[in-house]
RNA sequence: GCGGGGGUGGCGGAAUUGGCAGACGCGCCAGACUUAGGAUCUGGUAUCGCAAGAUAUAGGGGUUCAAGUCCCCUCCUCCGCA
Numbered sequence: 001g002c003g004g005g006g007g008u009g010g011c012g013g014a015a016u017u018g019g020c021a022g023a024c025g026c027g028c029c030a031g032a033c034u035u036a037g038g039a040u041c042u043g044g045u046a047u048c049g050c051a052a053g054a055u056a057u058a059g060g061g062g063u064u065c066a067a068g069u070c071c072c073c074u075c076c077u078c079c080g081c082a
Base pairs, nucleotide, nucleotide: 001081002080003079004078005077006076007075010026011025012024019065027045028044029043030042031041032040046055047054048053058074059073060072061071062070
């Protein structure tokens, strides 16, 4: 240099053919249980905001009624070829 895969909450990781973003698991916080801890069970856990609500899928742009998903450019990363 060329071709291909990937980038989503703190971490792993889902999201069918474009149609409620963050399922599920781990971690963390609070409570129950316990003398205490662990295990187990229950609830909570992105950002801003008092709230209503708004924003958030590597970054930017485009198509569409609607984009994590399709198209273009850039960045990062992995694999192959030279």
Molecule: transfer RNA
Organism: Synergistaceae bacterium